Record summary
The part of an RNA shown here (large-subunit ribosomal RNA, domain I) has 539 nucleotides and comes from a Bacteroidales bacterium. Lineage of the source: Bacteria > Pseudomonadati > Bacteroidota > Bacteroidia > Bacteroidales. The prediction has a mean pLDDT of 84.

Context: one part of a larger RNA
């Protein structure tokens, strides 16, 4: 020096564990904000860096319920103190609430600075404390009142709106009305009571699903793109104005001062398509019903919480829940804990029960308000105008101009008034549906930040969240923005008094304490590379 066995040193792989993550489901709940939010700065502890909690009234005040013995957070110590007169703590309602932020008295390099008015501080000045003072919109109309502004996970309407890519190139087309900007709103939005859908029979707002169906279609007829109706299902609700007419004020125009006509606002009336309404005239019949508004009561849900059944001996062990022996409970044998493996040891579970603020879609009942006809004949006054259609040129429809209809609509034209107007995929005729050009509307659906539950052939510390740990932190970047690493002693600190080497170290020999200290805080297991030491072989 190779190899080999033992033994260690470094290492931290595997195992086991889990405080944390991921998933999908289900119920709650759907917003906070000038009454200053979200988010922070800087304080607040005897003693106090940091988390956490709070705010100069500062790890907290007051009430009301809770609950019953500890209690002064994480996190120990010392030094005090609370608490059956019920403290700590749990819920629930207030009260302080510094600065900074939409931030709003002006400014500003956020957490700074400087002012004005008016009160107050016994007074002048100067400080000092309280209030007030920003913009913008609606309304009033001099000084005013009310509202917006900012935040927020998705999800909804709405204005704009790519490209890679795909077509095995590309240009029409695709990717897509996607991402991504911008404006709004809800707790859903939006949509919604037919100028619908169909076919010669019909159906009766809207909206999700399941079919129809990759069907008809559409398409450099390529890639691709993609319906409806009819069927079954969920839910299930219908109304209100505009106008004809009658009244009232009110400006104006006209007047032979009686009116008259025109405009506007008010309030009665009125709402339809087998048309309906107004007006005139005629008969009847006169408190009927209600998704409706409020208000009270009942219900129903609601916080913290309260009961809630049954076990005891052996043996092994540091330790029983584990072994034997013998019960007992179960509307509770779900899970968790406890010195190993517990129905009966503890929390718990099954099941009852509790009730404040406060919600209630729905339901019952009371009261208030709001709200009420019919028939017939005349009659021909109403029934949404720069609208409907057209041309031209876009978009949107599954439909890419196509025979291309219905729907929007820059831009030029421009009706008809019920003996009237639209659709029924060009266009006309029959037939048929229907009443634009005003408006509102639960529920069944879509999301999940944020509260509670439940569950996995989900992960188990290079996983699984970036983040089990004081992480969006250490650090990196001017700056958007990037972004870690990092768990485990014991059953309990019983965390090694006390000796000894050493420097009043670090480490380490003893003693102790534990079942174990090769469990000693670089701390459960503790593999491999590395690196020693002994011994054995080999040249």
């Nucleotide at each position: 020096a190779g190899c080999g066995a033992a033994c260690g040193g470094a290492g931290g792989a595997u195992g086991c564990c889990u405080a944390g993550g991921c998933u999908u489901c289900c119920g709650g709940u759907g917003g906070c904000g000038a009454c200053g939010a979200a988010g922070g700065a800087c304080g607040c502890g005897g003693u106090a860096a940091g988390c956490u909690g709070c705010g100069a009234a500062a790890a907290g005040c007051u009430c009301c319920g809770g609950g019953g013995a500890u209690c002064c957070g994480c996190a120990a110590a010392c030094a005090g103190g609370a608490a059956g007169u019920g403290a700590u703590c749990c819920g629930g309602a207030g009260a302080u609430g510094u600065c900074c932020g939409a931030a709003u008295g002006g400014g500003g390099c956020a957490a700074c600075c400087c002012a004005u008015g008016c009160a107050g501080u016994u007074g002048a000045a100067g400080g000092c404390u309280g209030c007030a003072u920003a913009c913008c919109g609606g309304c009033a109309a001099u000084u005013g009142c009310c509202g917006g502004g900012g935040c927020g996970a998705a999800c909804g309407g709405g204005g704009g709106g790519a490209a890679c890519u795909g077509a095995a190139a590309c240009a029409u087309c695709u990717u897509a009305g996607u991402a991504c900007c911008c404006c709004c709103a809800g707790g859903a939005a939006g949509a919604g009571a037919a100028a619908g859908a169909a076919a010669c029979a019909u159906c009766g707002a809207u909206u999700c699903c399941c079919u129809g169906a990759g069907u008809a279609g559409u398409g450099g007829c390529g890639a691709g793109c993609g319906a409806a109706a009819g069927g079954g299902g969920a839910a299930g609700a219908g109304c209100c104005c505009a106008a004809a007419c009658c009244g009232c004020c009110g400006a104006c125009g006209u007047u032979a001062c009686g009116g008259c006509g025109c405009c506007g606002g008010c309030g009665g009336g009125g709402u339809u398509g087998u048309a309906g309404g107004a007006g005139u005239u005629a008969u009847c019949a006169u408190g009927a019903a209600g998704a409706g508004u409020c208000g009270a009561g009942c219900g129903u849900c609601g916080a913290a919480c309260u009961g809630g059944a049954a076990c005891g001996g052996u043996c092994u062990g540091g330790a029983a829940a584990g072994u034997c022996c013998g019960u007992c409970c179960g509307c509770a044998g779900a899970g968790g804990g406890u010195g190993a493996u517990a129905g009966u040891c503890c929390c718990g579970u099954a099941c009852a029960g509790g009730c404040a603020a406060g919600a209630c879609c729905u339901g019952c009942c009371c009261g208030a308000c709001c709200a009420a006809g019919a028939u017939a004949a005349c009659c021909a006054c109403c029934u949404g105008a720069g609208u409907a259609a057209g041309g031209c040129g876009g978009g949107a429809c599954a439909c890419g101009u196509g025979g291309a209809a219905c729907c929007c609509u820059g831009u030029c034209u421009g009706a008809a008034u019920c003996c009237g107007c639209g659709g029924c995929g060009a266009c006309c005729a029959u037939g048929c549906c229907g009443c634009a050009a005003g408006g509102c509307u639960a529920a069944a659906u879509a999301c999940a930040u944020c509260c509670g539950g439940a569950a996995g052939a989900c992960c188990g510390a290079u996983a699984g969240u970036g983040a089990a740990c004081c992480a969006g932190u250490a650090c990196c970047g001017u700056g958007a923005g990037g972004g870690a690493a990092a768990g485990g002693u014991g059953g309990g600190a019983a965390g090694c008094a006390c000796c000894c080497c050493g420097a009043a170290c670090a480490g380490g020999g003893g003693a102790g304490u534990g079942a174990a200290a090769c469990a000693g805080a670089a701390c459960c297991u503790g593999a491999a590379a590395c690196c020693g030491u002994u011994c054995g072989u080999u040249u």
The sequence was found in a public genome assembly.